About this RNA
Transfer RNA from Candidatus Marinamargulisbacteria bacterium SCGC AAA071-K20, 76 nucleotides, folded computationally. The coordinates come from a structure-prediction model, not an experiment, and the mean pLDDT is 82. Rfam family: tRNA. Rfam classes the family as a transfer RNA.

């Protein structure tokens, strides 16, 4: 250097005929308890790795970037 592949809430991953951003565990309240904890009710939290195009309209499609994985080349 080439090929694929992965990037989505603090963690671990969902999410396609393009149109609503989610789940779980975690954090915070409340309820319940004498109290903790478990339980059950909310509730906060994202620039969808980043820029650009396509579109009425993009996590999603396209192009370069970036990091991380693998494979493969080269290392006189």
């Nucleotide at each position: 250097g080439g090929g694929g592949g992965u990037g989505u809430a603090g963690c671990u991953c969902a999410g396609u005929u393009g149109g609503g951003a989610g789940a779980g565990c975690g954090u915070c309240g409340g309820c319940c308890u004498u109290g903790c904890a478990c339980g059950c009710c909310g509730a906060a939290g994202g620039u969808c790795a980043g820029c650009g195009g396509u579109u009425c309209g993009a996590u999603c499609c396209c192009g370069c970037u970036c990091a991380c994985c693998u494979c493969c080349a080269c290392c006189a």